Description: This is a predicted structure of a 69-nucleotide RNA (transfer RNA) from Rhodonellum psychrophilum. The prediction has a mean pLDDT of 81. Lineage of the source: Bacteria > Bacteroidota > Cytophagia > Cytophagaceae > Rhodonellum. It matches the Rfam family "tRNA". It is annotated as a transfer RNA.
RNA sequence: CGGGUGUAGCUCAGUUGGUAGAGCGUCAGCUUCCCAAGCUGAAGGCCGUCGGUUCGAACCCGAUUACCC
Numbered sequence: 001c002g003g004g005u006g007u008a009g010c011u012c013a014g015u016u017g018g019u020a021g022a023g024c025g026u027c028a029g030c031u032u033c034c035c036a037a038g039c040u041g042a043a044g045g046c047c048g049u050c051g052g053u054u055c056g057a058a059c060c061c062g063a064u065u066a067c068c069c
Stems, first nucleotide, its partner, number of pairs: 002069005009024004018055001026042005048064005
């Protein structure tokens, strides 16, 4: 200098821009003599950071930062 990846506690989705999801985990309830398993529900995120474009940005543009090649 060039390329890639940063989204929930973890692993990852997110279709041409329209106020973000899954699995596992955590918590509660049901079930059970108890535990586990199973079933139901809930909590948890402003998408690495800053700025720009736009009525509107995880998504487009620029800069910057951490890690990988």